[in-house]
RNA sequence: UAUCCGAAAAGGCUACUCUUUUUGAAAGGAAAGAGGCGCAAAGUUCUGAACCUGUCACCUGCUGGUUAUGGUUGCAGAACUGCCGAA
Numbered sequence: 001u002a003u004c005c006g007a008a009a010a011g012g013c014u015a016c017u018c019u020u021u022u023u024g025a026a027a028g029g030a031a032a033g034a035g036g037c038g039c040a041a042a043g044u045u046c047u048g049a050a051c052c053u054g055u056c057a058c059c060u061g062c063u064g065g066u067u068a069u070g071g072u073u074g075c076a077g078a079a080c081u082g083c084c085g086a087a
Base pairs, nucleotide, nucleotide: 005085006084012039013038016035017034018033019032020031021030022029023028037074043080044079045078046077047076048075049073050072051071052070057066058065059064
């Protein structure tokens, strides 16, 4: 120095809750503040799966039903990148 690995420390991310603003048909997303479960990839991309919504479309027994091209994943796999340096 590199790889594996994951002690400590400094940082990082941020479930969820509350307040405010914004955006969307909705689900949801974004921003600020406070609290704070957790995470060594809980960083990014792609693919799959599960779940949520249902604008549009179709059907209807008309307070409905089906449906993703919309969205969430702290679910999985692969690729790429990445803080620190004990055993």